[in-house]
RNA sequence: GCGCCCGUAGCUCAGCCUGGAUAGAGCGACUGCCUCCUAAGCAGUAGAUCCGGGGUUCGAAUCCUCGCGGGCGCG
Repeated sequence: GCGCCCGUAGCUCAGCCUGGAUAGAGCGACUGCCUCCUAAGCAGUAGAUCCGGGGUUCGAAUCCUCGCGGGCGCG
């Protein structure tokens, strides 16, 4: 230098191919119940405008484009 893949909640991921109006799950955090206390269990709460800019569209996490970061391969 070229090609491919990945980037969504504190962490690990789904959703993207086929655009559709509340962006979800598990773990973790917090609150309450229970318990002598803790753990476990049960109930509930908060938390991401989806890596950034631009474009297409009535509508973008999703499509197009330019970058940034990470990984793999080739030279």

A computed fold for a 75-nucleotide RNA from a Candidatus Woesearchaeota archaeon, annotated as transfer RNA.